[in-house]
RNA sequence: GCUUAGGAUGAACGUUGACUGCAUACUUAACACAUGAAAGUCGGAAUGAAACGCGAGAAAUGGUGUUUCUAAUGGCGGACGGGUGAGUAACGCGUAAGAACCUUCCCCUAGAAGGGAAACAACAACUAGAAACGAUUGGUAAUACCCCAUAGGUUUAGGAGAAAAAGAAGGAAUCUUUUCGAGGAGAGGAUCGCGUCUGAUUAUCUAGUUGAUGAGGCAAUAUCUCACCAAAGAUAUGAUCAGUAGUUGGUCCGAGAGGAUGAUCAUCCACACUGUGAUUGAGACACUGCCCAGACUCCUAAGGAAGGCAGCAAUGGGGAAUUUUUCACAUUGUGCGAAAGCUUUAUGGAGUAAUGCCAUGUGAAGGAUAAGGCGACGGGUUGUGAACUUCUUUUCCUGAAGAAGAAUCAAUGACGGUAUCGGGGGAAUAAGCAUCGCCUAACUCUGUUCCCACAACCGCGAUAAUAUAAAUGAUAUAAGCAUUCAUCGAAAAUGAUUGGGCGUAAAGCAUCUGUAGGUGGCUUUUUUAGUCCGAUGUCAAAUACCAGGGCUCAAACCUAGACAAGCGGUUGAAACUAGCUAGCUGGAGUAUGGUAGGGGCAGAGGGGAUUUCUUGUGGAACAGUGAAAUGAGUAGAGAUGGGAAAGAAUACCAACGGUGAAAGCACUCUGCUGGGCCGAUACUGACACUAAGAGACAAAAGCUAAGGCAGAGAAUGGAAUUACAUAGUCCAAUAGUCAUAGAUGUAAAUGAUAAAUACUAGGCACUGUGCGUAUCGACCUGUGCAGUGCCGUUGCUAACACGUCAAGUAUACUACCUGAGGAGUAUGUUUGUAAGAGUAAAACUCAAAGAAAUUUAUAGGGGCCCGCACAAGUAGUGGAGCAUGUGAUUUAAUUUGAUGCAAAGUAAAGAACCUAACCAAUGCUUGACAUGCUGCGAAUCAUCUUGAAAGAGAGGGUUGCCUUCGGGAACACAGACACAGGUGGUGCAUGGCUGUCUUCAACUCGUGUCAUAAGGUGUUGGUUUAAGUCCCACAACGAGCGCAACCCUCAUGUUUAGUAUCAAUCAUUAAGUUUGGAUCCCUGAAUAGACUGUCGGUGAUAAGCCGGAGGAAGGUGAGGAUGAGGUCAAGUCAUCAUUCCCCUUAUACCUUGGGCGACACACAUGCUACUAUGCCGGGACAAAGGGUCGCGAUCCCGUGAGGGUGAGCUCAACCAAACAUAUGUUCUCAGUUCGGAUUGUAGGCUGCAACUCACCUAUAUGAAGUCGGAAUCGCUAGUAAUCACCUGUCAGCCAUACGAUGGUGAAUUUGUUCCCAGGCCUUGUACACAUCGCCCAUUACACUAUUAGAGUUAGUUAUGCUUGAAGUCGUUACCUUAACCGUAAGAAGGGUAUGCCAAAGGCAUGACUAGUGACUGGAGUGAAGUCGUAACAAGGUAGCCUUGCUGUAACGUGCGACUG
Repeated sequence: GCUUAGGAUGAACGUUGACUGCAUACUUAACACAUGAAAGUCGGAAUGAAACGCGAGAAAUGGUGUUUCUAAUGGCGGACGGGUGAGUAACGCGUAAGAACCUUCCCCUAGAAGGGAAACAACAACUAGAAACGAUUGGUAAUACCCCAUAGGUUUAGGAGAAAAAGAAGGAAUCUUUUCGAGGAGAGGAUCGCGUCUGAUUAUCUAGUUGAUGAGGCAAUAUCUCACCAAAGAUAUGAUCAGUAGUUGGUCCGAGAGGAUGAUCAUCCACACUGUGAUUGAGACACUGCCCAGACUCCUAAGGAAGGCAGCAAUGGGGAAUUUUUCACAUUGUGCGAAAGCUUUAUGGAGUAAUGCCAUGUGAAGGAUAAGGCGACGGGUUGUGAACUUCUUUUCCUGAAGAAGAAUCAAUGACGGUAUCGGGGGAAUAAGCAUCGCCUAACUCUGUUCCCACAACCGCGAUAAUAUAAAUGAUAUAAGCAUUCAUCGAAAAUGAUUGGGCGUAAAGCAUCUGUAGGUGGCUUUUUUAGUCCGAUGUCAAAUACCAGGGCUCAAACCUAGACAAGCGGUUGAAACUAGCUAGCUGGAGUAUGGUAGGGGCAGAGGGGAUUUCUUGUGGAACAGUGAAAUGAGUAGAGAUGGGAAAGAAUACCAACGGUGAAAGCACUCUGCUGGGCCGAUACUGACACUAAGAGACAAAAGCUAAGGCAGAGAAUGGAAUUACAUAGUCCAAUAGUCAUAGAUGUAAAUGAUAAAUACUAGGCACUGUGCGUAUCGACCUGUGCAGUGCCGUUGCUAACACGUCAAGUAUACUACCUGAGGAGUAUGUUUGUAAGAGUAAAACUCAAAGAAAUUUAUAGGGGCCCGCACAAGUAGUGGAGCAUGUGAUUUAAUUUGAUGCAAAGUAAAGAACCUAACCAAUGCUUGACAUGCUGCGAAUCAUCUUGAAAGAGAGGGUUGCCUUCGGGAACACAGACACAGGUGGUGCAUGGCUGUCUUCAACUCGUGUCAUAAGGUGUUGGUUUAAGUCCCACAACGAGCGCAACCCUCAUGUUUAGUAUCAAUCAUUAAGUUUGGAUCCCUGAAUAGACUGUCGGUGAUAAGCCGGAGGAAGGUGAGGAUGAGGUCAAGUCAUCAUUCCCCUUAUACCUUGGGCGACACACAUGCUACUAUGCCGGGACAAAGGGUCGCGAUCCCGUGAGGGUGAGCUCAACCAAACAUAUGUUCUCAGUUCGGAUUGUAGGCUGCAACUCACCUAUAUGAAGUCGGAAUCGCUAGUAAUCACCUGUCAGCCAUACGAUGGUGAAUUUGUUCCCAGGCCUUGUACACAUCGCCCAUUACACUAUUAGAGUUAGUUAUGCUUGAAGUCGUUACCUUAACCGUAAGAAGGGUAUGCCAAAGGCAUGACUAGUGACUGGAGUGAAGUCGUAACAAGGUAGCCUUGCUGUAACGUGCGACUG
């Protein structure tokens, strides 16, 4: 950093749905709107109309009264109420103020209200038009309009001028109403302080703009408007521009600070199809008024004309989404009216919607160990749950009674026969939803098997899923529940005022100077702006809080109260900050005396080296590398002597040192010059610190101009290396490196640590300079100031570390950071000749990225040490032939497992049948085998037929054991069902067993202790050992499993025992044959012995090591058994056992035959050889082991294998006999007298059976092979090598194998550099599946968002020009006219025309925004594509930073810098 739990909503969606009350209900299209309908009222202003009367009149007709009506005139109201939030970043709103104003209705009050005149509607006649709507003539009233009289009031220095009205009713002298009227109240219009979103990738904006004067205008102030004058005003405390947005009370969250929001209710504002405009009026530039322009819709007779739901319902549309074309004016209000009253989609109600909040219910008591489900198969669980019995009636149904709300004597209720209430009825009408891997309360079964799906995050699913689906159960909540959305805030101290950071995690500007700004030493006086105390005005109501009240409670409602930030004025206080004033010297600075220094700039001079040139000598090599080559050299190099030239850099001194703001600065001398430090006195008197913007300087590379160029040296060429080698190595070499003048402005520009001040233990060292001490002086020694380093205390830190030179404790100021990538990139802009630099995003992707430390592992890191690991030897393998095994291939099958070491003469200590798992074929199905049930029979035996056999069929003979006489046991047959069976699968579900590192010396624990923790210590260190074996040291002290020892065999002695063993002595025999015997050999048992015990040396006086003595054996005497903790999902389901899955007339079982033995080839392990150490003959010497279905002597037969015979042996008794060697003969270096394969013939043995497919013998045949390439194995002494013997398995044997036995019997080890394996310590690490790790870039493919893009489309906006509707104002010489004035002209009024302004429109030029666009750039993402291997280990050339050049790509290289 991400995610989640809690709260909230005008919500929506899914599912479910009993009810009361109170609330709420187009958040989207300020989109378009059919229909109804939301503002009228007054006849007591007045004309008029109708009806009914009463008189008059001959009649026409006229007068008058009552009642009703209202078309037009007139009055008031249509500026309220209701809606919406488009616009507005503004005096729009909020809050607090003051003054230059107006005011209908209302209240209060002094008064007044007299007289007259002329018209116009309505109406009537006629007439144009489709309609809307008019024209003309006649004619009439008023509270309509006009004039006169009178007057309060207002204003004024004065003068002059102007200015009002309405009547009606009742009545007899007063009241009511109306009009005018000062004042009041309330409302409104202006003004103003403060507060009020984001962006600087918007930095400049404004011409009526800022101000003055004078006019005009307004209710009123004002550049509000005009003329003229001046040139000013706003802005880094963010103007202007752009984007977004109605504001507030409040609402939601939060501990608070605060963040978000502005539905309902209330306040203010704005708007009324879009855009101008005025009229009337107290009030409008007017939602249901007017004029004009525009868009849209409707009507039309085509000439014209009408309209504006963002009022209430309703409709369409949009949308995830929001209700009835309802009732009533009964309440509360509005308007009018004298009033009755009328009007009112305001309002009050009802309807729709679980949209929200609150409340209630869906029953209560008793009641079986039921069925079903799950399931270790136990009524364990579901579960006292259901059924069932009894009871109750909130709710429900029913039918009676029946309000308050009505204010007022009466009348008046939409809601509504509603609330409420009592009677009857009957458990009757009423439970779902989500979840159950973790966070998070709640688990099992089955299905599925990386499939289907789930999932907020982590993740789950690949045959045993508590994560999917279903089910059982459980948990939570409940008329709801879960999900999702716009989301919001909290958690989040992840924006930190409260309350964060910046050495290494993101973050100190490369460094300095300094402006604005912020902050600022000690003392005095004074002021009171900040600050503090007190009372005070205001902060609408509602809300919130608190108290009370009544709806049964609650929600909702009513009444009262209190708190409150803020703002305004006000009485005080004076410590602190601030202002004024006067001082001070400590901060800072100046003067003065010293002093160190690669500080800077300029000039002059020097030597050494290098290269080149010249010349002498000389004569073959030089140079270079891991090794070479390119190169250079007989045209004389290199080497060496003399001479000359050039450029760059300045060895030693030199350091842990000096100096500078940093970059940086080093040969010597001279000149000019900056700063520091130390000392002593004097002076100034806070003059200081920090520092946005700004300015200065700034390594290397690179750029421009004209120079210079010795060396080294990007690019480039060549030589190597290599699979490649655009690299590293080598030979050359250009730019540049150097100097001058500009420009660039970046680095790992680092102490990865901004600069300033103060305080807070010490020790050691160095540099500069003083003082004391010492001395003739120098050393020595103590100490002050300034600087530079190391260690270290308190403290701090995540740790590492820092630590008076802080990363400690504090103060003030400043830059910067806020997950990783995208990206320091795009775009815009500034800057630069360019390269580039500065500033600096977003979409999109991920749940991490990162720091420090820990333990492993690992390193082509280091140290120490071991091992037949190498070396030193020896014999082999690898070449040949054969044997055996494996792979591959083949096959009907060639059954299967084992595959680097640690598979391959392995499982297999024996494949002709069997084994046997494979193949073909014939059969069988409760089965070859086990248990249970029923029936039957003894079981059994032998014979025949058929068949390859299994099997099928046939006929025949015989009857056992036990018994309680019922029957039973074993056996066989038949039958039905549970089952049986499986070498079928999974060793990655397992047990057990085994291999390997490894007989390596390791692996751990308790207590203590250290660390925030992981962990450490112990177990490290020094010696030593085969060994964590032992000793010493030590925050460790002890202990365990391993090591060693205990066990077995062999080697010596002693004792004891002597048969089937032995034989020295004495007899005896052909013979230890026999008597007798037990010394020896030998055998069995017991026991002794070896322990560094002893001596010398060495070591630390230790452990031990070396040498010697003695001893059969000497330092573990030799060999064996014995295998810690772990590693490899190592091996084995085919030894056995076993979960789950699968087969069940077959993947079970029986049988015959075949196969496992195939055969181009490759590999592994062996045997035999290649010879002279031979061949052959006769003759010697072992050990161990085996033997009665056995070993088999002897004799006979056979060339032989073998056959016949069968003594002895159940074994120290018999079988029983080694070979090499020694000796003698023979052969003489050849494919042989070597070698024996292969093959022919003839035999033998075992066995039902020898063809596939055994072994052996005889005879004949007589292959390759002459010591073996690269490579590679074993072995350190009775070992290697060599020689034979024996067992097991087994009828026989493919055994040359395996395991054992003895005989003969060597060589070498100086040692640990290297290879391999292992142990310990240590260093690095970007690894932890642990180097077979991790990981970078190009490229190919797919997808996603995005940059640029010829353009194109749309919108917004600015400027200029043009056009100029309606309309106000102005002008008007023209036209016209009832009132009043005037004799008249005229005036006043109205109109026409016209001017300024001016909406919409048009043209042109910009700016901004959005969409789209062929093509295009990079970016991101994507289990297994391509090419390499750049980084992490010294990552195999240390890495990385700035910069330049080059190259498919990571990258390489040059110059400079850093250590990370």
Molecule: small-subunit ribosomal RNA
Organism: Solanum habrochaites